[in-house]
RNA sequence: UCGGGGGUCGUCUAACGGUAGGACGCCAGGUUCUGGCCCUGGCAAUCGGGGUUCGAAACCCUGCCCCCGAG
Numbered sequence: 001u002c003g004g005g006g007g008u009c010g011u012c013u014a015a016c017g018g019u020a021g022g023a024c025g026c027c028a029g030g031u032u033c034u035g036g037c038c039c040u041g042g043c044a045a046u047c048g049g050g051g052u053u054c055g056a057a058a059c060c061c062u063g064c065c066c067c068c069g070a071g
Stems, first nucleotide, its partner, number of pairs: 001070007010024004018054001026042005047063005
């Protein structure tokens, strides 16, 4: 440089173009003599910039980063 795949809460992982959800973790409460386990609730994310669309995490263009392959 070329081809292919990927980038979503702190981490992992979902989401026919129609409210971005789950698990773990974290915070608060319950339970306990204290802690842990367990139960309830909460906080928390779409890589950047444009475009299409009534509506984009998903489609198109472009940039950045990561992985695999080729030279």

This is a predicted structure of a 71-nucleotide RNA (transfer RNA) from Candidatus Uhrbacteria bacterium RIFCSPHIGHO2_12_FULL_54_23. NCBI's taxonomy places the organism under Bacteria, Bacteria candidate phyla, Candidatus Uhriibacteriota. RNAcentral holds the sequence, with entries from ENA. Its Rfam family is "tRNA". From the family's description: Transfer RNA (tRNA) molecules are approximately 80 nucleotides in length. Rfam links the family to the GO term triplet codon-amino acid adaptor activity. Rfam classes the family as a transfer RNA. RNAcentral records the identical sequence in 3 taxa.